Model confidence (mean pLDDT): 76 of 100. Predicted 3D model of RNase P RNA and transfer RNA as a complex of 439 nucleotides. It holds a member of the Rfam family "Bacterial RNase P class A". By type it is a ribozyme.

[in-house]
RNA sequence: AGAGUAAUCUAGGCAAUCGCUGCUUGGUAUUUGUAAAAAAAUACUGAAUGGAGGAAAGUCCGGACUCCUAGCAAAAAGGUGCCUUACGAGAGCAUGCUCAAGUAAGGAAGGUGUGAACCUAUGGAAAGUGCCACAGAAAAUAACCGCCUAACAUUGAAAAAUGAAGGGUAAGGGUGAAAAUGUGCGGUAAGAGCGCACAGGCAAUGAUAGUGAUAUUAUUGCAGGGUAAACCCCGCCUGGAGCAAGGCAAAGCAUGAAACUGGUCCUUUGCUACCAAUAGUUUCAGGGUAUGCCGCAUAGAUAAAUGGUUGCCAUUAUGUAGAAAUACACAAACAGAAUCCGGCUUAUUGAUUACUCUACCU
RNA sequence: GCGGGAAUAGCUCAAUUGGCUAGAGCGACAGCCUUCCAAGCUGUAGGUUGCGAGUUCGAGUCUCGUUUCCCGCUCCA
Numbered sequence: 001a002g003a004g005u006a007a008u009c010u011a012g013g014c015a016a017u018c019g020c021u022g023c024u025u026g027g028u029a030u031u032u033g034u035a036a037a038a039a040a041a042u043a044c045u046g047a048a049u050g051g052a053g054g055a056a057a058g059u060c061c062g063g064a065c066u067c068c069u070a071g072c073a074a075a076a077a078g079g080u081g082c083c084u085u086a087c088g089a090g091a092g093c094a095u096g097c098u099c100a101a102g103u104a105a106g107g108a109a110g111g112u113g114u115g116a117a118c119c120u121a122u123g124g125a126a127a128g129u130g131c132c133a134c135a136g137a138a139a140a141u142a143a144c145c146g147c148c149u150a151a152c153a154u155u156g157a158a159a160a161a162u163g164a165a166g167g168g169u170a171a172g173g174g175u176g177a178a179a180a181u182g183u184g185c186g187g188u189a190a191g192a193g194c195g196c197a198c199a200g201g202c203a204a205u206g207a208u209a210g211u212g213a214u215a216u217u218a219u220u221g222c223a224g225g226g227u228a229a230a231c232c233c234c235g236c237c238u239g240g241a242g243c244a245a246g247g248c249a250a251a252g253c254a255u256g257a258a259a260c261u262g263g264u265c266c267u268u269u270g271c272u273a274c275c276a277a278u279a280g281u282u283u284c285a286g287g288g289u290a291u292g293c294c295g296c297a298u299a300g301a302u303a304a305a306u307g308g309u310u311g312c313c314a315u316u317a318u319g320u321a322g323a324a325a326u327a328c329a330c331a332a333a334c335a336g337a338a339u340c341c342g343g344c345u346u347a348u349u350g351a352u353u354a355c356u357c358u359a360c361c362u
Numbered sequence: 363g364c365g366g367g368a369a370u371a372g373c374u375c376a377a378u379u380g381g382c383u384a385g386a387g388c389g390a391c392a393g394c395c396u397u398c399c400a401a402g403c404u405g406u407a408g409g410u411u412g413c414g415a416g417u418u419c420g421a422g423u424c425u426c427g428u429u430u431c432c433c434g435c436u437c438c439a
Stems, first nucleotide, its partner, number of pairs: 001358009012313007020051003024047009053334001057345002060343005065242004069273007077238005082107006090099004108122001109120004123233002128231002130227003144173002146169004152163004181199006201222009246294004255285007262275002287438002315332002318329004363435007372388004381419001390406005412428005
């Protein structure tokens, strides 16, 4: 100097001026109201005060909250999956424990990178089923070529030669992403974990280390390729809908038809309690309404405010001038609350610190 | 705001349990035919399967993230 890795911080400041919006308070006007007032509403206006983010975004997970009558159980469906400790919006009860989307630190196993570092849906393929294109004999009940053996047939006087059903064989050949554990010795008709030595794999048991995942080691047994982001098995978790949830008030209209018989709604079923019986549920057609308040917040609406301009200062980048200090000009991202909270993911400005690799110079 | 779905050639659609070079029709272009055009016949080109990762020997297909587009959702009786 270039290329990277990780962590942390930042998202300009002050002043003037012109605006926007919520709330409080004052004034003016109009309306309602009354005997007159008080009071209320609307519009305009003055003052004081509050007014976006690290992601407010995507809506991917979880929770609060609300409704489906309260709760439990089974199936189905969906999600999830290494270990320890700490934290975690919240929830449950037995009130100090359990559950919880996930987060952090450290570690185990496997993988990627020269490295700093990073990634892992990381239970099970030895419960079962399926799949493994092309190539290859064969993709899991391995025999195509080769090797060994050989009924039998032909030739021959014989020895033997040739062909060959069948049988044995995973050493050698080549294919593939993947080929039946590798090397050596013994062994054999030829061969083979068939036996042995060394090395490797899997499982069980014991010992040692560790809280644990696990690691090391001893013994015994085994020879079963891959794939579970294929079905599936094992453990654990999950009822559904969502603020357009839902509640109160007002206004207005016109009901009719069909199906069903109890009611907790993704589906099926069962149990306990509760509620209901001239009632209820669902669907279709038609009718009415298009309002206010609450839910709703120390920002807060019902189509959405939080901004613009100017000056000074600060930071960075670029350009021009200059030997330099510096001066001038210009630019500064992603984006924008809508019930709230916690996480994840994605977009994006600038800076700092630590570290790695490569090249060059001293 | 909340919920659900889709994306493959210029357009409309296929692609079986994940498998060989992702196909078809229309359209485009070129040639033949015709005096010329249309129709007809023949041929050719045209694809990062919206984009980026992962699982797998192998992804249009499975999983995750992301972009764009489409659809539905008020209350009363």